[in-house]
Molecule: SAM riboswitch aptamer (S box leader)
Organism: Planococcus lenghuensis
RNA sequence: UUCUUAUCAAGAGAGACGGAGGGAUUUGGCCCUUUGAUGUCUCAGCAACCGGCUUAACGGCAAAGGUGCUAAUUCCAAAAGGCGGAAGCCUUGAAGAUGAGAA
Repeated sequence: UUCUUAUCAAGAGAGACGGAGGGAUUUGGCCCUUUGAUGUCUCAGCAACCGGCUUAACGGCAAAGGUGCUAAUUCCAAAAGGCGGAAGCCUUGAAGAUGAGAA
């Protein structure tokens, strides 16, 4: 990097550095941001995919280990379909993120 598969409505922030844009990509919307964002580091926390203990199994327990995560549903929409007078709502998909496995 590609493929397979599971999940994505819940949850969880302080400090230091730094100094301008950021929220994956394109477009549109909306939002965050010099009252210092995004990011990096430290510490803390959340969760429980792998791993651990337990169970015949389903499942349950803990959170030392490997990951992940800690604004907004993956911030929302884009494609297809359904409902609706409309505003809008719902389902699926695509794309993306993370884990596990494989090449």